[in-house]
Parts: sequence; structure tokens; C1' cells
RNA sequence: ACCGAUAAAGGCAAACUCGCCGAAAGGCGAGGACGCAAAGCCAUGGGUCUACUGACGCAAGUCUAUGAUCGCCAGGCCGCCGAAG
Repeated sequence: ACCGAUAAAGGCAAACUCGCCGAAAGGCGAGGACGCAAAGCCAUGGGUCUACUGACGCAAGUCUAUGAUCGCCAGGCCGCCGAAG
């Protein structure tokens, strides 16, 4: 360094509930734990979600990212510990 233990010390916090922000997706805070060896950070590529906006449509709707998602995948940066190999 790779790697990831019935190790040690810790860490994070899904769903759900309450409050707030937001058009929404979703985010923030508190409670709460499904899980996570990066479930730490970064929207760079892809995927997915939403549609305030704009376009089309008689309408229902459809398309639309500059919005969101890092606990979807990949990539980048930083990081605890040291079993077996």
C1' cells in the first nucleotide's frame, strides 16, 4: 500500500413522527435506527426524481434543469484501526 476481522475505540443515521423552508423533487433541525468500512466531502460523467419556467395541446396531459439526489453507479479529494492474506 492492497485488503476488511464475531477485533478495539468511536462515527454516521434509512423508514417513520414533529417543526421549518421549497411549486415540487427534496433540504434543515429534533426524536428514531434500516443499515453503512468511508452511509465523510465534491454535482465531474452517467442514471434517477421534480417541473416554479418555457414550448406543444381544446383539454387531460407531454416535453423541458438552470432544481434535486453522493444512503444509485463511476470518478476525484481527505480519513480511524491493524487480524488473516
The RNA shown here (c-di-GMP-I-GGC riboswitch aptamer) has 85 nucleotides and comes from Syntrophomonas sp. DTU019. The model forms 100% of the base pairs in the Rfam consensus. Taxonomically the source falls in Syntrophomonas (Bacteria, Bacillati, Clostridia, Syntrophomonadaceae). Its Rfam family is "c-di-GMP-I-GGC riboswitch aptamer". Gene Ontology term of the family: cyclic-di-GMP binding. The literature on the family includes a 2017 paper in Proc Natl Acad Sci U S A by Weinberg et al., "Bioinformatic analysis of riboswitch structures uncovers variant classes with altered ligand specificity".